This is a predicted structure of a 62-nucleotide RNA (Fluoride riboswitch aptamer (crcB RNA motif)) from Paenalicyclobacillus macrosporangiidus.
RNA sequence: UGGAACAUGGGUGAUGGGGCUCACCUAAACCGCCUGCCAAGGCUGAUGGCUCCUGCGAACCG
Numbered sequence: 001u002g003g004a005a006c007a008u009g010g011g012u013g014a015u016g017g018g019g020c021u022c023a024c025c026u027a028a029a030c031c032g033c034c035u036g037c038c039a040a041g042g043c044u045g046a047u048g049g050c051u052c053c054u055g056c057g058a059a060c061c062g
Base pairs, nucleotide, nucleotide: 009026010025011024012023013022016053017052018051019050020049021048032043033042034041035040
């Protein structure tokens, strides 16, 4: 320095936190969508999924 096995840890899933759960990565996983040749323009959502909280947005009522 490289390889293998066993054990274990860590990280990630388009912006925050808790619980549960799933998947992925081990230096990668991951880094949203649409139109467009580019440039540029437009759009959804705080979840990977469920739920609660926080923040934001929309409508209605008091």
The model forms 100% of the base pairs in the Rfam consensus. Its mean pLDDT, the model's own confidence on a scale to 100, is 81. Rfam family: Fluoride riboswitch aptamer (crcB RNA motif). Gene Ontology terms of the family: positive regulation of gene expression and response to fluoride.